[in-house]
RNAcentral holds the sequence, with entries from MGnify. The RNA shown here (SAM riboswitch aptamer (S box leader)) has 100 nucleotides and comes from a soil metagenome. The model forms 97% of the base pairs in the Rfam consensus. The coordinates come from a structure-prediction model, not an experiment, and the mean pLDDT is 81.

RNA sequence: UCUUAUCGAGAGGGUGGAGGGAAGAACGGCCCUGUGAAGCCCGGCAACCUGCGGCGACGCAAGGUGCCAAGUCCGGCGGUCAGCUGACCGCAAGAUAAGA
Numbered sequence: 001u002c003u004u005a006u007c008g009a010g011a012g013g014g015u016g017g018a019g020g021g022a023a024g025a026a027c028g029g030c031c032c033u034g035u036g037a038a039g040c041c042c043g044g045c046a047a048c049c050u051g052c053g054g055c056g057a058c059g060c061a062a063g064g065u066g067c068c069a070a071g072u073c074c075g076g077c078g079g080u081c082a083g084c085u086g087a088c089c090g091c092a093a094g095a096u097a098a099g100a
Base pairs, nucleotide, nucleotide: 001100002099003098004097005096006095007094012042013041014040015039019032020031021030027075028074029073043068044067045066048064049063050061051060052059053058072093076091077090078089079088080087081086082085
């Protein structure tokens, strides 16, 4: 970089002290945060790969990843419906996994 799948669910304690909300970066909006951010440790969630069982649907485990505020926080393009603005569908973009 490409392909495929998924993305409305789920998951807390300690430590730490001021930031945080994705990445190559920036900007804007809207939020979280001393009722304690990031980071670290432990713990947990989930079940893509993996292992075991099964003809299979699937079940169990949790070794490799991932994750533990909000839809994938929101932002772009096209469309439908109501129409301040919002809801929904598709595409794009992104994240994660597996493969190439």